[in-house]
RNA sequence: GCAGGCUUAACACAUGCAAGUCGAGCGGUAACAGAGAGUAGCUUGCUACUCUGCUGACGAGCGGCUCACGGGUGAGUAAUGCCUAGGAAUCUGCCUAGUAGUGGGGGAUAACUUGCCGAAAGGUAAGCUAAUACCGCAUACGUCCUACGGGAGAAAGCAGGGGACCUUCGGGCCUUGCGCUAUUAGAUGAGCCUAGGUCGGAUUAGUUAGUUGGUGAGGUAAUGGCUCACCAAGACCGCGAUCCGUAACUGGUCUGAGAGGAUGAUCAGUCACACUGGAACUGAGACACGGUCCAGACUCCUACGGGAGGCAGCAGUGGGGAAUAUUGGACAAUGGGGGCAACCCUGAUCCAGCCAUGCCGCGUGUGUGAAGAAGGUCUUAGGAUUGUAAAGCACUUUAAGUUGGGAGGAAGAGCAGUUAACUAAUACUUGACUGUUUUGACGUUACCGACAGAAUAAGCACCGGCUAACUUCGUGCCAGCAGCCGCGGUAAUACGAAGGGUGCAAGCGUUAAUCGGAAUUACUGGGCGUAAAGCGCGCGUAGGUGGUUCGUUAAGUUAGAAGUGAAAGCCCCAGGCUCAACCUGGGAAUUGCUUCUAAAACUGGCGGACUAGAGUAUGGUAGAGGGUGGUGGAAUUUCCUGCGUAGCGGUGAAAUGCUUAGAUAUUACACAGAACACCGAUUGCGAAGGCAGCUUACUGGGCCAUUACUGACGCUGAUGCACGAAAGCGUGGGGAUCGAAGGGGAUUAGAUACCUAGUAGUCCACGCCGUAAACGAUGAUCACUCGCUGUUAGCGAUACACAGUUAGCGGCUAAGCAAAAGCAUUAAGUGAUCCACCUGGGGAGUACGGCCGCAAGGCUGAAACUCAAAGGAAUUGACGGGGGCCCGCACAAGCGGAGGAACAUGUGGUUUAAUUCGAUGAUACGCGAGGAACCUUACCUGGGCUUAAAUGUAGAGUGCAUUCAGCUGAAAGGCUGAUUUCCUUCGGGACUUUCUGCAAGGUGCUGCAUGGUUGUCGUCAGCUCGUGCCGUGAGGUGUCGGGUUAAGUCCCAUAACGAGCGCAACCCUUAUCGUUAGUUGCCAGCGGGUAAUGCCGGGAACUCUAACGAAACUGCCGGUGUAAACCGAGAGGAAGGUGGGGAUGACGUCAAAUCAGCACGGCCCUUAUGUCCAGGGCUACACACGUGUUACAAUGGCCGGUACAGAGGGCAGCUAUGCCGCGAGGCAAUGCGAAUCUCGAAAGCCGGUCUCAGUUCGGAUCGGAGUCUGCAACUCGACUCCGUGAAGCUGGAUUCGCUAGUAAUCGCGCAUCAGCCAUGGCGCGGUGAAUACGUUCCCGGGCCUUGCACACACACACCCGUCA
Repeated sequence: GCAGGCUUAACACAUGCAAGUCGAGCGGUAACAGAGAGUAGCUUGCUACUCUGCUGACGAGCGGCUCACGGGUGAGUAAUGCCUAGGAAUCUGCCUAGUAGUGGGGGAUAACUUGCCGAAAGGUAAGCUAAUACCGCAUACGUCCUACGGGAGAAAGCAGGGGACCUUCGGGCCUUGCGCUAUUAGAUGAGCCUAGGUCGGAUUAGUUAGUUGGUGAGGUAAUGGCUCACCAAGACCGCGAUCCGUAACUGGUCUGAGAGGAUGAUCAGUCACACUGGAACUGAGACACGGUCCAGACUCCUACGGGAGGCAGCAGUGGGGAAUAUUGGACAAUGGGGGCAACCCUGAUCCAGCCAUGCCGCGUGUGUGAAGAAGGUCUUAGGAUUGUAAAGCACUUUAAGUUGGGAGGAAGAGCAGUUAACUAAUACUUGACUGUUUUGACGUUACCGACAGAAUAAGCACCGGCUAACUUCGUGCCAGCAGCCGCGGUAAUACGAAGGGUGCAAGCGUUAAUCGGAAUUACUGGGCGUAAAGCGCGCGUAGGUGGUUCGUUAAGUUAGAAGUGAAAGCCCCAGGCUCAACCUGGGAAUUGCUUCUAAAACUGGCGGACUAGAGUAUGGUAGAGGGUGGUGGAAUUUCCUGCGUAGCGGUGAAAUGCUUAGAUAUUACACAGAACACCGAUUGCGAAGGCAGCUUACUGGGCCAUUACUGACGCUGAUGCACGAAAGCGUGGGGAUCGAAGGGGAUUAGAUACCUAGUAGUCCACGCCGUAAACGAUGAUCACUCGCUGUUAGCGAUACACAGUUAGCGGCUAAGCAAAAGCAUUAAGUGAUCCACCUGGGGAGUACGGCCGCAAGGCUGAAACUCAAAGGAAUUGACGGGGGCCCGCACAAGCGGAGGAACAUGUGGUUUAAUUCGAUGAUACGCGAGGAACCUUACCUGGGCUUAAAUGUAGAGUGCAUUCAGCUGAAAGGCUGAUUUCCUUCGGGACUUUCUGCAAGGUGCUGCAUGGUUGUCGUCAGCUCGUGCCGUGAGGUGUCGGGUUAAGUCCCAUAACGAGCGCAACCCUUAUCGUUAGUUGCCAGCGGGUAAUGCCGGGAACUCUAACGAAACUGCCGGUGUAAACCGAGAGGAAGGUGGGGAUGACGUCAAAUCAGCACGGCCCUUAUGUCCAGGGCUACACACGUGUUACAAUGGCCGGUACAGAGGGCAGCUAUGCCGCGAGGCAAUGCGAAUCUCGAAAGCCGGUCUCAGUUCGGAUCGGAGUCUGCAACUCGACUCCGUGAAGCUGGAUUCGCUAGUAAUCGCGCAUCAGCCAUGGCGCGGUGAAUACGUUCCCGGGCCUUGCACACACACACCCGUCA
């Protein structure tokens, strides 16, 4: 700038205004002004009063027109409405055009005057008066009525001008204009009728009595049951009547690609309403928003008698509400009413005010500016970012402000003149032109100029994903956020704040609503086997749909033309406001409806014909098709009988039950009821439910073949009607078996499951019920679309052991379809027709209502509320008291142990000042620790320090410090005295101390913030990738299958082909040999020597040492096998089928372990949670567990003699040898930093003794005496000797290890270490077994397969019950 502004209470309203006008219709003169006349005062031209309607005008009144428009609202109304298109039986003031008139009379009445009543509103009586008010008479072109002869019915004047003529001087008369009357036509407006369209509910199915129609009459402007009388009994309705709820309708508006969906503010058309209900009057038009009457509610006035009022007009008030404005200006413009006109009226309208309510435009500065300022924030501490942003410098001045100028909206109107028409007229009047005067609410207008100065002007939301935009701090499942998913439990981009960023911008965000996305109601454009969805099945009405051909028609259909589809809006073009929004003009469009014409292919109608659909006849044929009567055998139970004796029966095991009154079992007879073995079959029949011994008669349907006949008779099928398993119900029978309920017995936490007997029922007749996973979870019918194979019933005939064909019943498969799995001529494929049904899960197939039923219940069938899912199919895992295959000291077969004893050691628990901390199923517990008396040490008690070590700056070295001494103290430390540093290249450095600050230090917390390392599954054979192929995809294949292996080892097969990490091998060690080399090792041969010894010369053969090689590969042979491979006491060989052992640990799992090895993020302590010292503790002890040692003895103990290793260690060490000691050990002394010296075997073997005992077993415990280490053995060391001599006589349930140089047993060494609580750990050698049928079972693992409602993956799942 342009627009919009009570969506709620059609709730109630104070106050003001919103409809008047005409004196050129009338009588008039209350008010105002003028004029005239008179009177009075006098100032002689002024004032006051009176009179005259005389003039301008005009209150009230009579009269005319208007008030039915304009303005408001949407209550009512589902059709008396609206929209579209038609129609005939109508009216229409003012307006336009035409025709004919406008003659002559009359009586009233208001106003007014007077009186009376009343509070008021108002009323009443008498009297006077006018008209364009009212009423007759005359006339009647046309009009109306008519029996066609005729009859009826009008009017009003007013104003301007005027030459003749007339005059009672008022005027007549003429003329012009405006009126009036009658009538015709038009235009406009209105009334009526018809058709189509116009919301939801059937849990509203029947409605209607003036109702439907007719005749006649009345009534209306007009048709009509509009009204009335009579007559008839109709009318509407499943194409939804009636009833209930909701609602003004439309052009349009919003949305959408469209089709649609929602809506009906502003603007425009129609309708309805005017406090609520009813009624008419006047009028051209009303049943009347600002008229009347009546009734009602409410409000107001009152003198209580009675009266007045109606904002859903404009403002405004109260109320309601989340919510919507001024008691403004003007008739200047546009329009309306009245008037001849001037003019008056106009809350219509035009303007202004308020509101960011919407749309549009503009501004809040522009350029430059790096020291990248300060400040803020972050930081890896370097820097980064805010950021050219600011400051600074140079400019600009729109908008706001001040001031000056200044359009357009104005056309007309009045007056004057000229001219034309009318006219007798140069009057009048009207038109045109000219001149002149004048009209603006808005308005201090728009717009233009001047002035000054960056000056006066930026917010809101968001920043986890969807969705553009990220960090820090605070908080710690708290506070809070959240549109959906979700975020927050100590490192939150999600909460709160900050910095930064993103988006929009005078707005931004939220909330509410509509459409879209949503193909999520699917007309365009969906589905129904398993996700929601096919009625249980048929017959059949309405409806829908329908074979071939000819003719006709023209309803549908197609084409053309005409009318209509208001304007505005949308769209296009052009133009006007500086642009835009906005406005103006033109066009297109308005997909619709109607009428006419044409066409005749298709659909429909009518008529004729046909036979391929359908049906009928004829001849065959299979069948558990149906109902009916009769009949048969087996079995079960029962009864009776014989035989027979103690149990039977039942279960996982039992018991209840039956049985000595004789059961069960067994023999024979009899009764009764029910069901029909074998045949029997993815067989047959039936619409489905369903149907099974045999048989009689009755009866429905199918199939095949053949020729005739009818001539579309067909298909589907809402409502309706039949049939419809089992269970159940009613009445009456029947009742053998089985068997709900209930009883009893067990099991169990419980046991509605198991067992035992057993009622209703199960069976029959008649009548109900009407449901099932009534399933092929697949509606019916028709047509079409590769094949293979089996089977049932027919046909056919060179085919008979099966070419073909028809109708069924099955299996597999192609195309195609499908979300997939799957379906696939018996479709879930491709088409056609018709019907039923679905629209997230739960609530719920429940409630209410209705219908049906004897009842049980069935059919129809919601909502509130609640959840964010419920569901389908498939995939990969994990799991299974699922399956298959395979492996492992997993079981089995064995050997030896543990669990019982005592002790050692670790843990739990308890205790304590402290008993430091960690590890806790397997995978903690002789574990971290490969060595706690102090130290270690982290813990406790007490005494001290505030810096021991590192870094940097400054100063000093006389105090401090250095060295020494004394005192005190448990020590650390403290106090005191004496003394004068060290190195030097002479520059200085070292050292010490003081002060300052940063810091240092922490075995403090978090292993669920981490690195690294480690355990475990498991040395199990697995885990993956590339390319290709398959699948919409997740994924699969490969990696599966058949074999084989210790092995995903290898072979074969194979839409897979290859590859990687694992397996194996490569590495170390051990077993054999060779070569080389021989010292400290060795000594065969040669020599020397000794009591003896490689002791010596020498040797290099052997052993050995330690380097390099060789050797083993299923290589060879035989057998089996396609092969891989397996078998063979095979050969050869030191070794044979990975020779033995070690190292080596795939992808991953357990938030496994460790912040106390180390490192490290975050948090915490800083005269202490840091640090120093002494003592104590980690070593406690009613108890429990783990791991071990020693034993319980004769395969042994003890004593004596005697033999043989390997691997290691050694100088603050190992120690020969000699002497001493019973011994641990001591003293002296030697060799060796070691193939040189040194440490050192035991079991064994040979003898002796013990003789089955708590012992000559066993050694705990305790007493005494010692040795060694060490500042120090009390708490708290090891060892020695003497003495003491406990438990224990082979160990319950249960449980561990081991498959060969292994188990078992025997000793030796080493690390740590002063010493040692070591019986532990790690190694070494000596002696040296037994057993394995086998894989059913226990445990663990691998592969394949199957199920699944699990996926943090068999319990952190889900559900039921009980208790709290």
The RNA shown here (small-subunit ribosomal RNA) has 1364 nucleotides and comes from an uncultured bacterium.
The coordinates come from a structure-prediction model, not an experiment, and the mean pLDDT is 84.
Its Rfam family is "Bacterial small subunit ribosomal RNA". Gene Ontology terms of the family: structural constituent of ribosome and ribosome.